[in-house]
RNA sequence: CAGACGUAGCUUAGCGGUAGAGCGCAUGGCUGUUAACCAUGAGGUCGGAGGUUCGAUCCCUCCCGUCUG
Repeated sequence: CAGACGUAGCUUAGCGGUAGAGCGCAUGGCUGUUAACCAUGAGGUCGGAGGUUCGAUCCCUCCCGUCUG
C1' cells in the first nucleotide's frame, strides 16, 4: 500500500423495513440421583464516528482491531 473480515459468553445467519439459530448459561418438568431428553427464559448500544435514505447490521467515507498478500 492492496484485499477480506468485525453481529449474544463461543461458532455464526441475516440481498434497506421488529436482529435469528446452534452450543453454552438460568429456571421448571422428567429421573432414586446425575447425565440425557422436554419446556420456558435471560443475554446484542450489530467494532467506533460521520454521511445517504422516510427508514441502515446491510450502501458511502474515515478511524480502530484481526488475518492474508
This is a predicted structure of a 69-nucleotide RNA (transfer RNA) from a marine eukaryotic metagenome. It matches the Rfam family "tRNA". By type it is a transfer RNA.